[in-house]
RNA sequence: CGAGGAAAACAGACAGCCGCGUGGGCAGGCCGAAAGGCCGUUCAUGAGGAAAGUCCGGGCUCCACAGGGCAAGGAUAACGGGUAACGCCCGCCGAAGGCGACUUCAGGAAAAGUGCAACAGAGAUAUACCGCUGGUCCGGCUCCGCCGUUCCAGUAAGGGUGGAAAGGUGCGGUAAGAGCGCACCCAUCGGCUGGGAACAGUCCGAUGCUGUAAACUCUAUCCGGAGCAACACCGGUAUGGGAGCGUCGGGGUUCGUCCCCGAAAGGCUGGCCCGGCCGCUCCCGGGGUGGCUGGAGCGCGCUGGCAACAGCGCGCCUAGAUAGAUGGCUGUCAAAUACAGAACCCGGCUUACAGUUUUGCUCGCAAU
RNA sequence: GCUGGUGUAGCUCAGUCGGUAGAGCAGCUGAUUCGUAAUCAGCAGGUCAUGUGUUCGAGUCACACCACCAGCUCCA
Numbered sequence: 001c002g003a004g005g006a007a008a009a010c011a012g013a014c015a016g017c018c019g020c021g022u023g024g025g026c027a028g029g030c031c032g033a034a035a036g037g038c039c040g041u042u043c044a045u046g047a048g049g050a051a052a053g054u055c056c057g058g059g060c061u062c063c064a065c066a067g068g069g070c071a072a073g074g075a076u077a078a079c080g081g082g083u084a085a086c087g088c089c090c091g092c093c094g095a096a097g098g099c100g101a102c103u104u105c106a107g108g109a110a111a112a113g114u115g116c117a118a119c120a121g122a123g124a125u126a127u128a129c130c131g132c133u134g135g136u137c138c139g140g141c142u143c144c145g146c147c148g149u150u151c152c153a154g155u156a157a158g159g160g161u162g163g164a165a166a167g168g169u170g171c172g173g174u175a176a177g178a179g180c181g182c183a184c185c186c187a188u189c190g191g192c193u194g195g196g197a198a199c200a201g202u203c204c205g206a207u208g209c210u211g212u213a214a215a216c217u218c219u220a221u222c223c224g225g226a227g228c229a230a231c232a233c234c235g236g237u238a239u240g241g242g243a244g245c246g247u248c249g250g251g252g253u254u255c256g257u258c259c260c261c262g263a264a265a266g267g268c269u270g271g272c273c274c275g276g277c278c279g280c281u282c283c284c285g286g287g288g289u290g291g292c293u294g295g296a297g298c299g300c301g302c303u304g305g306c307a308a309c310a311g312c313g314c315g316c317c318u319a320g321a322u323a324g325a326u327g328g329c330u331g332u333c334a335a336a337u338a339c340a341g342a343a344c345c346c347g348g349c350u351u352a353c354a355g356u357u358u359u360g361c362u363c364g365c366a367a368u
Numbered sequence: 369g370c371u372g373g374u375g376u377a378g379c380u381c382a383g384u385c386g387g388u389a390g391a392g393c394a395g396c397u398g399a400u401u402c403g404u405a406a407u408c409a410g411c412a413g414g415u416c417a418u419g420u421g422u423u424c425g426a427g428u429c430a431c432a433c434c435a436c437c438a439g440c441u442c443c444a
Stems, first nucleotide, its partner, number of pairs: 001364004006359005012333007020046007028039004048339001052350002055348005060227004067274004073223005079091004093107001094105004108218002113216002115212003129159002131155005138148004167185006186208006192201003231290004240284006247263006266278004297316008369440007378393004387424001395411005418432004
């Protein structure tokens, strides 16, 4: 210098003018039945790295628990650690890719059992179609032999099919063959050694097993349900108004197919049953406050740890709306342009994204 | 804001336990008719919303993503 790979930061800045939300101060006025709210002025403050998807985990709130019973369902998956918790993060192991920095992995069990493996192929978890070998029947010939052919047996080495065909290569062996034997290699299991563990090994022994669990299943671990439109409170309207539908039994009756009570069916009981609760459908109306943002918070330093992270000290306060604010114009900076807008909060993951900067790393070339 | 569901031919929908994607209507061609409709015979039409993965093989299984639809606001 070129090419690459990892981590992190920023997400226009400054000035002026106008405008909006929230909070505090000041001075009054107004609206409302009330709870409460509105208007003026001044000061302070006002979106994100993803505020998004709502995919995981938690806080918080109510219901269920603390009536009894049932077992179903869901999630995760090497090992060790971190954390409030997680399916997240860190470290490490194994596998795959890359010359490398490094990246990716839903990475338990197929020797517990069941299912499936279309088409092709002789045969799909067990097979003899062709071929090879031995015997045998018949026929032919150049007749102690060879060739063709029928049947029986052996054979998974060769052919062909397939994603997959019974460990691979070689030598021996055999009638022909075959882990049948041997050498090397591969895989699994047991032992030994190392490691905290997953796991590893120029070690020893045994065995030679199709794939699929993002099929059922098994093993281990975890999980009660719903969600701020949760929920609590204040004030009022009042047991909100209107229309329609309705099975059975009993009673009342002003006889209006009206009223009351009970039951069935159906629904609810936020997994199911018993138990418990409730007439159904549609339309209109439905105020205010809290919950609400100071928190597993942010920044810096020290200590422990490889790291994730933890502890201690100092400093800081940083939106809180409810029809929903955070914007517009001008000037300068070469240019101002990406994805995108908080709605109870937090930790993650995933997805979208113009451009700029920093740190350390790898490979190649050149020079010293 | 929260919760649930659906995407397959132009339209409405099937598609079981993963194994060659189907039906009805619509469209086109031919027959029938003087002509049209109806009827009969035939034909065409598919990014199974999209992407990635699991698998020998995906409409179907898993994950991500996009679009659309529906339900939920008091006190009783």
Molecule: RNase P RNA; transfer RNA
Organism: Oscillibacter sp.